THF (Tetrahydrofolate) riboswitch aptamer from a Mycoplasmatota bacterium, 94 nucleotides, folded computationally. Rfam family: THF (Tetrahydrofolate) riboswitch aptamer. Its family is annotated with tetrahydrofolate metabolic process in the Gene Ontology. It was read from a public genome assembly, where an Rfam model found it. The prediction has a mean pLDDT of 77. Taxonomically the source falls in Mycoplasmatota (Bacteria, Bacillati).

RNA sequence: AUCAGAGUAGCUAUUUCGCGUUAAGUGUUAUACCAUGGGAAGUUGGGUAUAGACGAACACACCCUUGUGGCGAUGAAGUAGUGCGUCCGCUGAA
Numbered sequence: 001a002u003c004a005g006a007g008u009a010g011c012u013a014u015u016u017c018g019c020g021u022u023a024a025g026u027g028u029u030a031u032a033c034c035a036u037g038g039g040a041a042g043u044u045g046g047g048u049a050u051a052g053a054c055g056a057a058c059a060c061a062c063c064c065u066u067g068u069g070g071c072g073a074u075g076a077a078g079u080a081g082u083g084c085g086u087c088c089g090c091u092g093a094a
Stems, first nucleotide, its partner, number of pairs: 002093004010082009019072003028052007038088003042084001058069004
């Protein structure tokens, strides 16, 4: 010097345990900020804060606050799959 490969933030599926169903959460819009392969710059994507608009599925048992089954673009964790375009680094090969 050449070739090949691994690893982030996340995303999807699934399991378990929760939360809400007296509507929080999720989603959505605007603004500001933050983190993002081991390093550098950085985009898609992600997160946080504030503000705005929108907005929902309950039923049964029990008998008075619980249980069961649902419902929610619901939260966390586990597992599986997937997952950096550039430069350097790392692993392997000749």